[in-house]
RNA sequence: AGAGUUUGAUUAUGGCUCAGAUUGAACGCUGGCGGCAGGCCUAACACAUGCAAGUCGAGCGGCAGCACAAGGGAGUUUACUUCUGAGGUGGCGAGCGGCGGACGGGUGAGUAAUGCCUAGGGAUCUGCCCAGUCGAGGGGGAUAACAAUUGGAAACGACUGCUAAUACCGCAUACGCCCUACGGGGGAAAGGAGGGGACCUUCGGGCCUUCCGCGAUUGGAUGAACCUAGGUGGGAUUAGCUAGUUGGUGAGGUAAUGGCUCACCAAGGCGACGAUCAGUAGCCGGCCUGAGAGGGUGAACGGCCACACUGGGACUGAGACACGGCCCAGACUCCUACGGGAGGCAGCAGUGGGGAAUAUUGCGCAAUGGGGGAAACCCUGACGCAGCGACGCCGCGUGAGUGAAGAAGGCCUUCGGGUUGUAAAACUCUGUUUUAAGGGACGAAAGAUAUGUAUAGUAACUGAUAUGUAUAAGACGGUACCUUAAGAGGAAGCCCCGGCUAACUACGUGCCAGCAGCCGCGGUAAGACGUAGGGGGCGAGCGUUGUCCGGAAUUACUGGGCGUAAAGAGCACGUAGGCGGAUAAUUAAGUCUGAUGUGAAAGACCGGGGCUCAACCCCGGGGUUGCAUUAGAAACUGGAUAUCUUGAGGGCAGGAGAGGACAGUAGAAUUCCUGGUGUAGCGGUGAAAUGCGUAGAAAUCAGGAGGAAUACCGGUGGCGAAGGCGACUGUCUGGACUGACCCUGACGCUGAGGUGCGAAAGCGUGGGUAGCAAACAGGAUUAGAUACCCUGGUAGUCCACGCCGUAAACGAUGGAUACUAGGUGUGGGAGGUAUCGACCCCUUCCGUGCCGCAGCAAACGCAAUAAGUAUCCCGCCUGGGGAGUACGGUCGCAAGGCUGAAACUCAAAGGAAUUGACGGGGGCCCGCACAAGCGGUGGAGCAUGUGGUUUAAUUCGAUGCAACGCGGAGAACCUUACCAGGUCUUGACAUCCAAAGAAUCCUAAUGAAAGUUGGGAGUGCCUACGGGAGCUUUGAGACAGGUGGUGCAUGGUUGUCGUCAGCUCGUGUCGUGAGAUGUUGGGUUAAGUCCCGCAACGAGCGCAACCCUUGCUAUUAGUUGCUAACAGGAGAGCUGAGCACUCUAAUGGGACUGCCGGUGACAAGCCGGAGGAAGGUGGGGAUGACGUCAAAUCAUCAUGCCCUUUAUGAUCUGGGCUACACACGUGCUACAAUGGAUGGUACAAAGAGGAGCGAAGUCGCGAGGCAGAGCAAAUCUCAAAAAGCCAUUCUCAGUUCGGAUUGGAGUCUGCAACUCGACUCCAUGAAGUCGGAAUCGCUAGUAAUCGCGAAUCAGAAUGUCGCGGUGAAUGCGUUCCCGGGCCUUGUACACACCCCCGUC
Repeated sequence: AGAGUUUGAUUAUGGCUCAGAUUGAACGCUGGCGGCAGGCCUAACACAUGCAAGUCGAGCGGCAGCACAAGGGAGUUUACUUCUGAGGUGGCGAGCGGCGGACGGGUGAGUAAUGCCUAGGGAUCUGCCCAGUCGAGGGGGAUAACAAUUGGAAACGACUGCUAAUACCGCAUACGCCCUACGGGGGAAAGGAGGGGACCUUCGGGCCUUCCGCGAUUGGAUGAACCUAGGUGGGAUUAGCUAGUUGGUGAGGUAAUGGCUCACCAAGGCGACGAUCAGUAGCCGGCCUGAGAGGGUGAACGGCCACACUGGGACUGAGACACGGCCCAGACUCCUACGGGAGGCAGCAGUGGGGAAUAUUGCGCAAUGGGGGAAACCCUGACGCAGCGACGCCGCGUGAGUGAAGAAGGCCUUCGGGUUGUAAAACUCUGUUUUAAGGGACGAAAGAUAUGUAUAGUAACUGAUAUGUAUAAGACGGUACCUUAAGAGGAAGCCCCGGCUAACUACGUGCCAGCAGCCGCGGUAAGACGUAGGGGGCGAGCGUUGUCCGGAAUUACUGGGCGUAAAGAGCACGUAGGCGGAUAAUUAAGUCUGAUGUGAAAGACCGGGGCUCAACCCCGGGGUUGCAUUAGAAACUGGAUAUCUUGAGGGCAGGAGAGGACAGUAGAAUUCCUGGUGUAGCGGUGAAAUGCGUAGAAAUCAGGAGGAAUACCGGUGGCGAAGGCGACUGUCUGGACUGACCCUGACGCUGAGGUGCGAAAGCGUGGGUAGCAAACAGGAUUAGAUACCCUGGUAGUCCACGCCGUAAACGAUGGAUACUAGGUGUGGGAGGUAUCGACCCCUUCCGUGCCGCAGCAAACGCAAUAAGUAUCCCGCCUGGGGAGUACGGUCGCAAGGCUGAAACUCAAAGGAAUUGACGGGGGCCCGCACAAGCGGUGGAGCAUGUGGUUUAAUUCGAUGCAACGCGGAGAACCUUACCAGGUCUUGACAUCCAAAGAAUCCUAAUGAAAGUUGGGAGUGCCUACGGGAGCUUUGAGACAGGUGGUGCAUGGUUGUCGUCAGCUCGUGUCGUGAGAUGUUGGGUUAAGUCCCGCAACGAGCGCAACCCUUGCUAUUAGUUGCUAACAGGAGAGCUGAGCACUCUAAUGGGACUGCCGGUGACAAGCCGGAGGAAGGUGGGGAUGACGUCAAAUCAUCAUGCCCUUUAUGAUCUGGGCUACACACGUGCUACAAUGGAUGGUACAAAGAGGAGCGAAGUCGCGAGGCAGAGCAAAUCUCAAAAAGCCAUUCUCAGUUCGGAUUGGAGUCUGCAACUCGACUCCAUGAAGUCGGAAUCGCUAGUAAUCGCGAAUCAGAAUGUCGCGGUGAAUGCGUUCCCGGGCCUUGUACACACCCCCGUC
């Protein structure tokens, strides 16, 4: 000191959460020792039991108990026992009396001020203590105890009698004291103890002396009481409170002031600077936190206060209205003989209860302190110690060194290894701690007692002071500490490991179980769940939960904001308050400086010291930011004084204006009424209908009525505080502006409350009502349409008066003042120059706009009319929702307004900008996209694929375009993955090991086959003679095998957008940033193709070109090709011959907008033309950017993980993939005359061929058979091309169209055509007469049409892939549909419109 979380990403706003510290804590797991602290926060709930306040015999009368005891009696053992025994002695229960029980100890209920803190004040008291002064004389009468009688269960009394005092009461005295009318008056005491030479004596003593005590008084000290000021929480959804209330006079009362109390008089006092009321709370030093300012808190320790079962009251006393006193009342508990009594743990322990939760009915007065006492001493649950509990802080330990074979085991693994890990073991040490034994403190000094000495004095002693000696006393304590011995022996856990946040893998689980502080993990490969291994953190603790501060500048004094994120009141006037111009002198309240007092101690900080260290404790210092008093200063603020004019205001003179109120007037238009003309429609809409109209509408003319609003001018023009204001004239009236002088002299700014104004709608009363028009009615639209559209139409809109008081009342921007570059419009003034004059031009003031610099801002933007720089004042905000809701109050006739929460819930909500995507947004452009055409599909039959259904199985995959004649370029067996059944288990296939055998071939039985069980033949090749290679069989195990799962774990391959023109990068620049620029713009192109411009300059992947093919040509070559010329031949390039031509196949040429004209910007290019075989990419192909679709494929192949292993593997037979109410896709054949049939006849290209193509010949109607020439092919074969052309026939019909279906007979392939092949012949002759909605292809050698070939293949194409023949029509054009590209715009979308959001 920050971090996570809103988004695809960014920035700012904003909340939530975390990391830190803390604790009187609690809970979970764990737990060795010691020191020091602390331990009912809840029920101020109730309490059994014990203890916590007594003491003094040196105040008194006494003697119950204990001990001693002179004396006496008795017994005898004659010095013993026993009994008794004087209050006689030590002492002492109870009693009288004194002092103390007002301290100490506990608790925090009450108390928001009779409290506390700080600083002051005067009208007071103060036992014991200290100092001073003066006294202490002389008397008296009682009373407890006690005794006796007596009541009562008890507690406790009653009566009679006796007695003492330092108990009580008078008298005397009165320095000082109190009262006073200044004459005077009033009031006191107590003795006790020790010692003692004279003297006296009733023998007790007096007397003297010392000490203690007593009375009066003065002063001090200490303690206490009272008063004042300031400070000390929150609520206004508590705004008024108060009659002893405020003051005065007098009296009373008190220790004392005072309405403290009373009588009388006055009518005051408090309150927005928060009275009163209700709720919460003991306050402080301090403690926790924080950089500080602050915030929270008030356990322990210390100061003050309050309380003592609850409420009230006084008594005694120096002190109380009294925790362990009294009285009364109440509640509760206990005793009781029922008549009455007793009690008060918020003292220490302890019990019950409550609660998440808090200890022993311990030891001791040894120390410290307190009470009493002369003292010894007694008392002391204060205190000192111990016990319990890791509750906290601090310290120590649980071992140290060496130790690699990097052991075993665990875990992981790419199987090589890695890790646990020098860790362990082992060896060598140490001995803190532990255990045992032994020793063993400090804390004890003072005082006392005994006994000396010294000092001073006395007749003397006691006593006092100082100083010696001796004596007794330790709870803790079996202590601390020390020594010795034993022995690594007894001593480690908890949390975490996705990010924040240090630390990672495996297995299990499979949106389940669970985790989670926030974000979020988990749906079959989870570093987030659970476990394990490993690791990280802390460590006798560690986590969790709770609290408080911090981080949070997230309440902002230090230190925030309000145009759009939450936030400027709708506007003004104005009260209190706050703030305020210039000059001079004054004052000293604020301010500043010095001094003094106080700010307790403890704590905190600094420096020392003591416990081995530390925690802890002790000493010293500084500080304590505050308050008060006092002395000064006088700049600034304030007060009071004088003056000033620049702020403000007034006077004078002007012009501008929809500023306001009232009265009157005007014209245009709508509607209605009357009359005329006139006839069938009008009106309305996207299209219609409702509506009006033959009873005369609409249209048109004339006249009239009535209400409302004021065209043009009219303008980011004017006026007004805002709302708002628009014909003209008049009257009344407010404000602003300008000019030059004069006057007043700070009179100012803002403004909580308050008051007024305040659009529209709405409300009340009364008018008015032409048009418009909520509600309502009807007609349409629609799935519906309580809407949008249409026809009507009432409140209302208008006027008067009165309410309401709100709006996106917006510039989403409060008011005032000052300052801070410019440019350019516009409205209203003034001045200057110039002019005859008017313009133009310049200067200036006040408004109103635009652009723009600095600056500001998260950005957008604002920018002299600030959102800039400053000052003053007011209002408002503090996450979203709940909610501007509820309750309360207040205003209102009502509607409703103003004020204005909480529970609960979420981790976001929101702003600005960015990139995309999208839009039934815009612009530009393209494409068989539409349009223009041609031919189809959709209807029929069949073929084929799919869905569905069925089935033992109908194996699996592909599913919008981009699945469906697709994988499959070809399922009878095989294929085959499916089903049924039969078999095999190291396996059908691969590698390794061992053994045997050459390999191999023939054959029998059985079986559906696979297989099982047998028989026989056969001895090979190489060799360095050791053996080796290959093959077969058998055996054991490692392993094989899987078309099993996951294409959402993957590679590779492919489809698609799309052959669309796009997709990016480097450097630079701009932006806080995401990003932008480049790539946009103007042209152009098929093209991000090219040109120009430009904060961009370049580059890459795409486009194009390079490649193949085709079209022209040249050269080379000339067989199997060709044949112009020559020769031969019946004919045929058949032969000779030739290579000119065709052709073949290799290399070249050719086309580049190159040339001309026009156009364009002197560009790129476009248009036209020439030449040319070909012209603007010549035609066709191959070629597919960055990416999208978790697109397809684990069944081509490869592959991770999972699953299977006598089976999900392998093999065989048979079946299935060929099923069939149905639906869809793709095709074939047709429906006929541009045709069918029959006969004749012509012209291709490209291919294939050896288990092959197969000629001639011959047989069969035919499929085909026999046969076998030729050919591994420019030679031979398939091979006939077909449409076409020439003839004949059919004549519009379910036909001489069409051929499905079925019957029969065959051919071929093949182990095998039943399920389930193709073909042939004869016979049969179905639907179908051109196809609804809808939909597909195609722009030229294309569509359409015609045939030929090939791959696969034993056989099996209407499919697929190729080949040539014949060979069109149309394209105005880009409005629309679909898809795409670029720019721009809106967005609350980003899984991106197949979305998102909302309602039910």
A computed fold for a 1400-nucleotide RNA from an uncultured Bacillota bacterium, annotated as small-subunit ribosomal RNA.
The prediction has a mean pLDDT of 84.